[in-house]
Context: one part of a larger RNA
RNA sequence: UUGGGCGUAAAGCGCACGCAGGCGGUUAAGUAAGUCGGAUGUGAAAGUCCCGGACUUAAUCCGGGGAGGUCAUUCGAUACUGCUUGACUUGAGAACGGGAGAGGGAAGUGGAAUUCUCGGUGUAGUGGUGAUAUGCGUAGAUAUCGAGAGGAACACCAGUGGCGAAGGCGGCUUCCUGGCCCGUUUCUGACGCUAAGGUGCGAAAGCGUGGGGAGCAAACGGACUUAGAUACUCCGGUAGUCCCCCGCUGUAAACGAUGGGUACCUAGGUGCAGGGGGUGUGAUCCCCUCUGUGUCGCAGCUAACGCAUUAAGUUGACCGCCUGGGGAGUACGGUCGCAAGAUUAAAACUC
Numbered sequence: 001u002u003g004g005g006c007g008u009a010a011a012g013c014g015c016a017c018g019c020a021g022g023c024g025g026u027u028a029a030g031u032a033a034g035u036c037g038g039a040u041g042u043g044a045a046a047g048u049c050c051c052g053g054a055c056u057u058a059a060u061c062c063g064g065g066g067a068g069g070u071c072a073u074u075c076g077a078u079a080c081u082g083c084u085u086g087a088c089u090u091g092a093g094a095a096c097g098g099g100a101g102a103g104g105g106a107a108g109u110g111g112a113a114u115u116c117u118c119g120g121u122g123u124a125g126u127g128g129u130g131a132u133a134u135g136c137g138u139a140g141a142u143a144u145c146g147a148g149a150g151g152a153a154c155a156c157c158a159g160u161g162g163c164g165a166a167g168g169c170g171g172c173u174u175c176c177u178g179g180c181c182c183g184u185u186u187c188u189g190a191c192g193c194u195a196a197g198g199u200g201c202g203a204a205a206g207c208g209u210g211g212g213g214a215g216c217a218a219a220c221g222g223a224c225u226u227a228g229a230u231a232c233u234c235c236g237g238u239a240g241u242c243c244c245c246c247g248c249u250g251u252a253a254a255c256g257a258u259g260g261g262u263a264c265c266u267a268g269g270u271g272c273a274g275g276g277g278g279u280g281u282g283a284u285c286c287c288c289u290c291u292g293u294g295u296c297g298c299a300g301c302u303a304a305c306g307c308a309u310u311a312a313g314u315u316g317a318c319c320g321c322c323u324g325g326g327g328a329g330u331a332c333g334g335u336c337g338c339a340a341g342a343u344u345a346a347a348a349c350u351c
Base pairs, nucleotide, nucleotide: 003323004322005321006320007305008304012319014201015200016199017198021194022193023192025088026087027086028085029084030083031082033081034080035077036076037075038074039073040072041071042069049065050064051063052062053061054060091191092188093187094186095184096183097182098181099180103177104176105175106174107173108172109171110154115149116148117147118146119145120144121143125136126135162169163168206248207247208246210244211243215241216240220236221235222234223233259318263314265313268296269295270294271293272292273291274290275289276288277287278286300307301306324351325350326349333344334343335342336341
C1' cells in the first nucleotide's frame, strides 16, 4: 500500500467561516465526453501459453495458432454520470406575524460583605489550631456604634433551567447588535453538503507599555508538625488576579475523551424548557404537534462496559486522524513568537 479502524484499547483538528477540490433533488429535450457494443488498423522478432514435429529422451531447436492495449480510426447504443437548454418545489434561502433567552459590545447605576482611615463607647486581651506558637494589642487592640475611601464579586431567585460554533455567559437599567424557535405557505427556484490550504475566534497561566490594587495569593519570610518537612496546618506577603489604550501568546482531561451534515429511516415510557393547534371551560386540567434538554428501556450494535430517535443502530457523500511499547510529541531543519514556547516532525538504539 491493501485491509481494518477512531466513546474507554493507537486514532475526531479546541471551534467556526470558507476558495479550490470531491459529492449532489424532481422532470423534459438535445449532445454523445465518460460508459457499452461492432468493424478496421496496429500491438516487430525472440520469449510466455496451446498443438505438431526434429535430435533415442530431456534441456535445446523448428513450424502453426492463441493471448497480450487506459491504443488509434470509424460506425452504432443512450439506461446511468457529465455537458447545453427549458421547467418544477420537496432541499436551501427570503418575506410576513408572533416568542423565549446569564448570546455579544458600550454606557450608567445599586445593595450586602471584606479591608483601610477618622470619630464615639469601652478594657485586657485577641487571633489561630488537633493542640500550640509566630502575629496583633495599654502608643488602647478584639468587640460595638457612626461617618468616609477604594477595589473586586454579584447571596436569595437558581433549576441534569436558558443562550452561544466552541472557549464561555449570571445584580439592575438604557442603547447598539448576532443567532434560534413557532405559525401562514406568500416569494426565489437547487442557489446545496463537505472542506485540503487559507482566514477568524479561542479558558487559565504567561509576556510588552502605562495606570489600578479591597480581598485572595505562586515566589518569599516566619511559626508549628516531624527523624527530616524545600509539604500538609497557621501568621504575614510580592508578582498575578481586575480595568484601560493597544497588543502578543494559541495552548488545556479545549471532554459527550463521541467531526460536521443526509434520512425525516428504525418499539416505547417518563420529566424539564420555549412555541403552535384542538375539545371544553370562569379557570386549572386533558389531547395532538414542532424545537431543545434529561432519564429509563426494546430491536440492533459493542471485546465488554455500555449506546439506544440527542445512537456508539441502519444509510450513502465529504473532511481529519491511527497502524506494537520505549526512544518522543523529543532531536535536527522549516514556519510563527519579544520571550516562554507553539507548530510541523524523524532516526539510531532497545524490548
Annotation:
This is a predicted structure of a 351-nucleotide part of an RNA (small-subunit ribosomal RNA, central domain) from an uncultured prokaryote. Model confidence (mean pLDDT): 81 of 100. The full RNA is in RNAcentral, with records from ENA.